[in-house]
Molecule: SAM riboswitch aptamer (S box leader)
Organism: Streptomyces tsukubensis
């Protein structure tokens, strides 16, 4: 930075300067604070998101088997040309090319919730550990609420209004990791 993911009911504080305030704004609410707020500085702790160790699991990845495709071999049909025999006709015979095509199984390739290996490496998820380092954090759920939906209750009745209450989702916001 109107960028992208992830997390956000847990966890964790003491002294030192300071001197009225503070919980991101805004508003309601509800705490914190002169038994010292916010800030700054020192120890010190939490947490594990960057990192790291292990194990399992999934891909990828290797083997095989399967289907399909392309292509090649074989097979067959057309057939220009050449060649032999002929005087034509016709008959063998090679062969560019173009069509099928029940095959072959030979190459690639595509798929496959087929079936097997995983020795290395590469990516992921899970579950467990470590904490040197970057960050971050250490009242209260990001203190609660606000905008949307449902759900349920009450307001003499209502699928609509409101007002409680529950849940889900969003919106801002913060913290990482990454982008630009």
């Nucleotide at each position: 930075c109107g960028c992208u993911c992830a997390u956000c009911c847990a966890g964790a504080g003491g002294g030192g300067c300071a001197g009225a305030g503070g919980g991101a704004a805004a508003c309601g609410g509800c705490c914190c604070g002169u038994u010292g707020a916010a800030g700054c500085c020192c120890c010190g702790g939490c947490a594990a998101c960057c990192c790291u160790c292990c194990a399992g699991c999934c891909g990828g990845u290797c083997u095989c088997c399967g289907u399909c495709g392309u292509g090649a071999c074989a097979g067959u049909g057309c057939g220009a040309u050449c060649c032999g025999c002929a005087g034509c006709a016709g008959c063998g015979g090679a062969c560019a090319g173009c069509g099928c095509c029940c095959g072959u199984c030979c190459a690639c390739g595509c798929c496959g919730c087929g079936a097997g290996g995983c020795u290395c490496c590469c990516g992921g998820c899970u579950a467990g550990g470590g904490a040197a380092g970057g960050u971050g954090c250490c009242a209260a759920a990001u203190c609660c609420g606000u905008c949307u939906c449902a759900u349920g209750g009450c307001g003499a009745g209502a699928u609509g209004c409101g007002c409680c209450a529950u849940g889900a989702g969003g919106a801002a916001g913060a913290u990482g990791a990454g982008g630009a």